[in-house]
RNA sequence: UAGAGUAAAUAUUGCGCGUAAAGUGUCCUGAGGAUGGGAAGUUGCCUGGGAACGAAGGAAGCUUGGAAUUCCACGAUGCAAUAUUGCGUCCGCUA
Numbered sequence: 001u002a003g004a005g006u007a008a009a010u011a012u013u014g015c016g017c018g019u020a021a022a023g024u025g026u027c028c029u030g031a032g033g034a035u036g037g038g039a040a041g042u043u044g045c046c047u048g049g050g051a052a053c054g055a056a057g058g059a060a061g062c063u064u065g066g067a068a069u070u071c072c073a074c075g076a077u078g079c080a081a082u083a084u085u086g087c088g089u090c091c092g093c094u095a
Stems, first nucleotide, its partner, number of pairs: 001095003008085009017075003026051004031047003037091003041087001057072004
């Protein structure tokens, strides 16, 4: 001098959950947790409480009706894999 490497985010795929409304997103508030290899640390991420708000269901067979089942869709949807992006400080690692 150059490079590597996080939490997370987006997209795709697969497997689920819900559409009889949870999940998710927004705002307010509290104290915490994890967070490149190490240390502390938030601009970020997650967790508790509260408030407001938005959503697509349809078809088939059985059937008195409903429920359950199957298929196709939908959801500010969950998990995993892959790809891309990816710590501001100090110390360290590789060349």
Predicted 3D model of a 95-nucleotide RNA (THF (Tetrahydrofolate) riboswitch aptamer) from a chicken gut metagenome. The coordinates come from a structure-prediction model, not an experiment, and the mean pLDDT is 77.